Notes: Model confidence (mean pLDDT): 80 of 100. SAM riboswitch aptamer (S box leader) from Aequorivita sp., 123 nucleotides, folded computationally. Its Rfam family is "SAM riboswitch aptamer (S box leader)". Rfam describes the family as follows. The SAM riboswitch is found upstream of a number of genes which code for proteins involved in methionine or cysteine biosynthesis in Gram-positive bacteria.
RNA sequence: AUGUUAUCAAGAAAGGCCGAGGGAAUAGACCCUAUGACGCCUUAGCAACCUCCCGAUUCAUCGGGGAAGGUGCUACAUUCUACAACAGUCCCGAUAGCCAUCGGGAUUGACGAUAGAUAACGA
Repeated sequence: AUGUUAUCAAGAAAGGCCGAGGGAAUAGACCCUAUGACGCCUUAGCAACCUCCCGAUUCAUCGGGGAAGGUGCUACAUUCUACAACAGUCCCGAUAGCCAUCGGGAUUGACGAUAGAUAACGA
């Protein structure tokens, strides 16, 4: 490295340098950017995964506190969508007198998966 577990719709800025792209990958969309993005450095801030303190404990862990240390982060929900099934609504076709049933499509929603990011463990 591969891997395991957990979280990911909240939060949080300035200065200097650089000089053209950037928002992970593929596709589509949308956005940021010479009023200087992205990246690097400094300081600050946000968070609370590990360490620390307190309590509980079925000893697997849970709750609370703090922010010194290890970290991470500080445009747009992980920027959005694309994968699978479910539900609501609408449209088309068939059966049918209507209700209704089946198939296909669109849209919305929550949920799961894939991928990604971060932390801890482990290798």
Overview
The model forms 94% of the base pairs in the Rfam consensus. The source organism's lineage runs through Bacteria, Pseudomonadati, Bacteroidota, Flavobacteriales and Aequorivita.